[in-house]
RNA sequence: AGAGUUUGAUCAUGGCUCAGGAUGAACGCUAGCUACAGGCUUAACACAUACAAGUCGCGGGGCAGCAUGAAUUUAGCUUGCUAAAUUUGAUGGCGACCGGCGCACGGGUGAGUAACGCGUAUCCAACCUUCCCCUGUCCACGGGAUAGCCCGUCGAAAGGCGGAUUAAUACCGUAUGAGGUCACAUGACGGCAUCAGAGUGUGACGAAAGGUUUAGCGGACAGGGAUGGGGAUGCGUCCGAUUAGCUUGUUGGCGGGGUAACGGCCCACCAAGGCUACGAUCGGUAGGGGUUCUGAGAGGAAGGUCCCCCACAUUGGAACUGAGACACGGUCCAAACUCCUACGGGAGGCAGCAGUGAGGAAUAUUGGUCAAUGGGCGAGAGCCUGAACCAGCCAAGUAGCGUGCAGGACGACGGCCCUAUGGGUUGUAAACUGCUUUUAUGCGGGGAUAACGUGCACCACGUGUGGUGUAUUGCAGGUACCGCAUGAAUAAGGACCGACUAAUUCCGUGCCAGCAGCCGCGGUAAUACGGAAGGUCCGGGCGUUAUCCGGAUUUAUUGGGUUUAAAGGGAGCGUAGGCCGCUGUUUAAGCGUGUUGUGAAAAACCGGGGCUCAACUCCGGUCGUGCAGCGCGAACUGGACGGCUUGAGUGCGCGGUAAGUGGGCGGAAUUUGUGGUGUAGCGGUGAAAUGCUUAGAUAUCACGAAGAACUCCGAUUGCGAAGGCAGCUCACUGUAGCGCAACUGACGCUGAAGCUCGAAAGUGCGGGUAUCGAACAGGAUUAGAUACCCUGGUAGUCCGCACGGUAAACGAUGGAUGCUCGCUGUGUGCAUUCGUGUACGCGGCCAAGGGAAACCAUUAAGCAUCCCACCUGGGGAGUACGCCGGCAACGGUGAAACUCAAAGGAAUUGACGGGGGCCCGCACAAGCGGAGGAACAUGUGGUUUAAUUCGAUGAUACGCGAGGAACCUUACCCGGGCUUGAAUUGCAGAGGAAGGAAUUGGAGACAAUGACGCCCUUCGGGGUCUCUGUGAAGGUGCUGCAUGGUUGUCGUCAGCUCGUGCCGUGAGGUGUCGGCUUAAGUGCCAUAACGAGCGCAACCCCUUUCAUUAGUUGCCAUCAGGUAAUGCUGGGCACUCUGGUGAUACUGCCACCGUAAGGUGUGAGGAAGGUGGGGAUGACGUCAAAUCAGCACGGCCCUUACGUCCGGGGCUACACACGUGUUACAAUGGCGCAUACAGAGAGUUGGUCUGCGGCAACACAGGUCUAAUCAAUAAAAUGCGUCGUAGUUCGGACUGGGGUCUGCAACCCGACCCCACGAAGCUGGAUUCGCUAGUAAUCGCGCAUCAGCCAUGGCGCGGUGAAUACGUUCCCGGGCCUUGUACACACCGCCCGUCAAGCCAUGAAAGCCGGGGGCACCUGAAGUCUGUGACCGCAAGGGGCGGCCUAAGGUGAAACUGG
Repeated sequence: AGAGUUUGAUCAUGGCUCAGGAUGAACGCUAGCUACAGGCUUAACACAUACAAGUCGCGGGGCAGCAUGAAUUUAGCUUGCUAAAUUUGAUGGCGACCGGCGCACGGGUGAGUAACGCGUAUCCAACCUUCCCCUGUCCACGGGAUAGCCCGUCGAAAGGCGGAUUAAUACCGUAUGAGGUCACAUGACGGCAUCAGAGUGUGACGAAAGGUUUAGCGGACAGGGAUGGGGAUGCGUCCGAUUAGCUUGUUGGCGGGGUAACGGCCCACCAAGGCUACGAUCGGUAGGGGUUCUGAGAGGAAGGUCCCCCACAUUGGAACUGAGACACGGUCCAAACUCCUACGGGAGGCAGCAGUGAGGAAUAUUGGUCAAUGGGCGAGAGCCUGAACCAGCCAAGUAGCGUGCAGGACGACGGCCCUAUGGGUUGUAAACUGCUUUUAUGCGGGGAUAACGUGCACCACGUGUGGUGUAUUGCAGGUACCGCAUGAAUAAGGACCGACUAAUUCCGUGCCAGCAGCCGCGGUAAUACGGAAGGUCCGGGCGUUAUCCGGAUUUAUUGGGUUUAAAGGGAGCGUAGGCCGCUGUUUAAGCGUGUUGUGAAAAACCGGGGCUCAACUCCGGUCGUGCAGCGCGAACUGGACGGCUUGAGUGCGCGGUAAGUGGGCGGAAUUUGUGGUGUAGCGGUGAAAUGCUUAGAUAUCACGAAGAACUCCGAUUGCGAAGGCAGCUCACUGUAGCGCAACUGACGCUGAAGCUCGAAAGUGCGGGUAUCGAACAGGAUUAGAUACCCUGGUAGUCCGCACGGUAAACGAUGGAUGCUCGCUGUGUGCAUUCGUGUACGCGGCCAAGGGAAACCAUUAAGCAUCCCACCUGGGGAGUACGCCGGCAACGGUGAAACUCAAAGGAAUUGACGGGGGCCCGCACAAGCGGAGGAACAUGUGGUUUAAUUCGAUGAUACGCGAGGAACCUUACCCGGGCUUGAAUUGCAGAGGAAGGAAUUGGAGACAAUGACGCCCUUCGGGGUCUCUGUGAAGGUGCUGCAUGGUUGUCGUCAGCUCGUGCCGUGAGGUGUCGGCUUAAGUGCCAUAACGAGCGCAACCCCUUUCAUUAGUUGCCAUCAGGUAAUGCUGGGCACUCUGGUGAUACUGCCACCGUAAGGUGUGAGGAAGGUGGGGAUGACGUCAAAUCAGCACGGCCCUUACGUCCGGGGCUACACACGUGUUACAAUGGCGCAUACAGAGAGUUGGUCUGCGGCAACACAGGUCUAAUCAAUAAAAUGCGUCGUAGUUCGGACUGGGGUCUGCAACCCGACCCCACGAAGCUGGAUUCGCUAGUAAUCGCGCAUCAGCCAUGGCGCGGUGAAUACGUUCCCGGGCCUUGUACACACCGCCCGUCAAGCCAUGAAAGCCGGGGGCACCUGAAGUCUGUGACCGCAAGGGGCGGCCUAAGGUGAAACUGG
């Protein structure tokens, strides 16, 4: 210090999440020791039991119990001793009692409390203070009771009553009494004030207690101190305005009462005040502070332990006692609860320490001691002390220590994974050797905290204190600590390993199980699930959960924003408030500085000291940023008083203006009325219809009527605060601008509330109503059409008065002021030397600057100041509830639950558009021929089947893989066999053959028998084969979504990129865009681009022409020979042809157009003319396209089978549907006869010729060719004949019969031949395919595969040989530029609304049930105060009856709030 997450990518906005620290924590796994600190956060819920406040006999009467003494009696017994009993307060002491002091401290808790409760500062001239200290004075005389004890009595008990008797430091009376208090008179000095008041005089009031004993204690009054308390005030102290008004003792006064004291604290009377937007009142929540956590800080959050303050003690009320309480372990009353009871009545209060139950995720022992510290009482010893000090339990925190250290392998075993099979990793880790002993265990030593104190003795002295000696006092504890011995011996885990975030592999699982803080993993190769191995982090702990701060500048004072991301109020006026020009004097509130007091201690920080160190603790310092007092300063802000003119305003002058209000006037148009002319339609639409019209429409003319709006001018023109404003004219009411510089002298800016204005639609009342026109009606459109279109049409649109108060009320940009480069247009004014300048407006383009960018840019979104308004993730929602306004409609204000990880902005690249521009293609159009109808062939789907093996499925599957399924192929089915296996191979062993005619069994595989039967050799052996064993096998099983390779398609479309430079924050752009051109990103020009690459083109092959070269198997012009004839032969290579090498074509020439590139031309020349024709050649990429069954290959699966062999069957099925073809439907034809002309390719298990047989398929016998040598009728065409429009002399399916051939075998299931049979079909619906020239169409020929063939398929070859293209509007596909986008899996996208049932959260509702607070009335305990004063008492007083107030209770009517 940041990171992840919105997108295909980018920048910015913005939320969510993470990494850090912390805790009185809890949970999970794990756990050796020590020190220190901590431990009911929940039910202020209920509590069994024990303890937590007593003490004093030196206040008192006494004596129950104990001890001692004395006396008496009895027993053991002989004096004496011992024991027992009784008596005795005589002594120690002391239960209970009277009395004193304490119990108001200490300890607990945080319910209440938003308050002078707390914190801080100040004040009390308005107060009190037991015990303690100091000073002064005093302690006189009397009196009557009462408890206890005793007697009696009531009651279950708690407890009470009566009688008798008694004491005090208990109580009472009297006396004395001051410098005390009060009253009166006088009154110096002083104070902020009410005032205070020294001093003097007079009067009144008012005290006590003794005990022990000779020295101390105690008591009373008065004054002072100290300590502790009480009161008042300034400032600070949570949230809510969906709480805006609150208050009657309320605010003040006068006079009283009361109190320690002030005060409406209380009362009588008088006045009508007091608080509040600087937040009263009300509601919710909460003890406050020192401090703690976090943070760089400012802040934010918290208030456990420790310290200070407050409040409380089951709930509510009350007083008593006392110095102090309205009292935790006191009293009274009321209420709830619990317990006891004899049912009559009683008892109790753990928020003290332990402990129990309950609640809860959760928090300890019914421990020891008063040794220390402290407290109470006491003269003291001492007693009491769950305060305190210790111990116990708990990883709940912080700190420290340990679980060993060293050596030990080119590295053991095992595990795990990878591998090139060598190895790597766990890993010096282990084993093993040596060393050490903290800790542990055992044994021994040890005396800090302790010395106060007390007892005794002595000394010094000052009624008391100090010193010395001696004795004694330790819970923890025989602890800390020290020494010795033993022996590595007793001691390591947790989480994580996809990114954030350090750390990876294998196996299992297969959107299952599960994980997850966010993004997200998991659908058969998961670094994300579970396990393992390894690794990383921390370590006696590690993780998870919860909460707080941080990161978050994500509430922004430090330190944010508001054109488009959330966010400027619709506009103006203006109150409070905030801010405010120049200059002088003054003041000192703010401000600065110095100093004083305070800011408790602890904590924090710094420096030291002590526990072996540290944590911890002690000492010192700093800090505590605050508050208050007293000085000084005067720049700035503020206050006071002057002055100024530039801000602001006024005045005078001028021109301008669709500003506003109210009148008057005008023409055109529209509709309508009347009349005329006129006749059949009008109107409307994409096309129509509804509608109007022979009762005369529409059209047209004339004359009327009405209402509304103002054509042209008219313009990014003007005016206005905004909304808004437009015919002409008049009146009234403005504002702004310019010029002059006369006047005032800061009079200003902004503006929460408040007030006013405020388009359209809407509302109320009254008018008006021509046009247009929600609703509504009809007609269309449509699947529907509650719409768009058409015909009508009400409210409304218009006017007056009133309401309402909203808009994309927008420049999506609040107002004011100042400053900061320019260019240009325009409106109004002034000046002008007519060039222009200047002021205020309205626009455009730019610099700096700003901005996320788009963009803004003197009219800022720049640089600054002031004021207001508003924002803080999306949805829920501008919704609900409440309140306010409104006649209503509705408006203003304005949430939460729940839910998501985004939503949103700008820009980029693509893709898309029934967006635009340009261009291309047999894309359309123009043509020719087909398909779709028939029969058949073939493929596919479907169905069927034991099986009909598998794959291919829009274009880009379907005569496709298959260029040949009868067996084989074959992968499928049935059945029969084999298991190192059908094939290949390594090693070892055995054998000599291997093989095998033939026979037998069997469907066959197979099994059995079996005549015959090795080679080479260097003699070591080798080769080859069989069998056995073993290691490898084998799989057309799965995954083409794990892959290689190959292929299809877009598409032979013209595109796809890179380097450097430049532009941009960036994704990206530029280049590659623009103009022209091209088949082409082909080229030229232009140009922040310049170049380059893959594509295009060219280079390659075939074809077309020529030249040259070479001639056999080709050819034959010339020469010769020969034949029935033929290049048949010699010969030749001229020609054809074949093979090789070259040439030619490049818009080169001409004309025109054009800058050029290039284009055009019946142009020339040429065999060929504008890439001549064809082929091969397929950029970056797309479709998770196809193929694991061609091959290869990762992973998974099978292993007497998913392998392999064999026989048979199937792949050939058949209601049906589709694709591709063949043959036809005929006369441009069929049939018959005659007859001409190719190219390419294959051929010896082959092609074939001749002869012969057969009608033929074909068979037999000879011949030729291993091929430029042999062999082959090309067909259509052409000629002649016939048929005459018909289901035919068309068509040939199907079927019957007979054959041929191949083959082991033609039944399922071959082809061919002959004879016979002679089906559908007469040119094919919607729709659709191919083709632009040697093309379509048509005709035949050949080849591969192959025994044969289901070939009508595929691949080639040549023959004959057309028609048409105006053109690019439309359909399809594509290319470039541009535009919009909420798409990016990219339009086959995205996305909106409704909905059965169930569930979650929330609003409302009738009804029901609660809760807190207030009010009214009734009743009213205890108690203070008070009236009275029978009765009791010597008195003080008690007691009875009554009054005021009041807790609780009851009743009632409302409001609020919850379920």